Description
Glycine riboswitch aptamer from a Paracoccaceae bacterium, 102 nucleotides, folded computationally. It was read from a public genome assembly, where an Rfam model found it.
RNA sequence: ACCAUCAGUUCGGGAGAAUCCGGGGCGCUCUUGACGAGCUUCUCGGUGCCGAAGGAGCAACCGCCCCGGUAAACUCUCAGGCCCAAGGACCGUUCUGAUACA
Numbered sequence: 001a002c003c004a005u006c007a008g009u010u011c012g013g014g015a016g017a018a019u020c021c022g023g024g025g026c027g028c029u030c031u032u033g034a035c036g037a038g039c040u041u042c043u044c045g046g047u048g049c050c051g052a053a054g055g056a057g058c059a060a061c062c063g064c065c066c067c068g069g070u071a072a073a074c075u076c077u078c079a080g081g082c083c084c085a086a087g088g089a090c091c092g093u094u095c096u097g098a099u100a101c102a
Stems, first nucleotide, its partner, number of pairs: 004099005011092003018047001020046006027039004048082003054078001055076003061069003
């Protein structure tokens, strides 16, 4: 140096689940004597649902054997999410740093 591990990073791929119901605010459009209707966006509440950010829990196994250590894509849904977008575990890939080896 290559390879390996860890962390970050470039590019690409990347699922699931109500564009649900109700209240309120701003703006725009239509209409009216007034009421009202539609669209966008923000917010509050309710019900249902998803799991692949994060988080939590457990087996075998191990130990100093009361008890503790220790996993996940499993489980739970606190968080997050349920048009698009964003995010997204994971896979491939680019580069950087550290560690170890030589």

Description: Model confidence (mean pLDDT): 81 of 100.